[in-house]
RNA sequence: GGGCCCAUGGUCUAGUGGUUAUUACGUCUCGCUUACACCGAGAAGGUCGGGAGUUCGAUCCUCCCUGGGCCCA
Numbered sequence: 001g002g003g004c005c006c007a008u009g010g011u012c013u014a015g016u017g018g019u020u021a022u023u024a025c026g027u028c029u030c031g032c033u034u035a036c037a038c039c040g041a042g043a044a045g046g047u048c049g050g051g052a053g054u055u056c057g058a059u060c061c062u063c064c065c066u067g068g069g070c071c072c073a
Stems, first nucleotide, its partner, number of pairs: 001072007010025002018056001027043005049065005
């Protein structure tokens, strides 16, 4: 220098262009307990890596950038 793949709550992860973004763990609250843990119920937490474009509509498609991984030279 060239090619391919990945980036989604604190962590892991699902999501074939459609109106409210999924799950588990973790955190917090309540119940239970003398208390803690377990268990049960509930809640908070996401500018979907950044920017531009296509579209009536983008987490999803296109381009550029950033970061990570693999391969070739």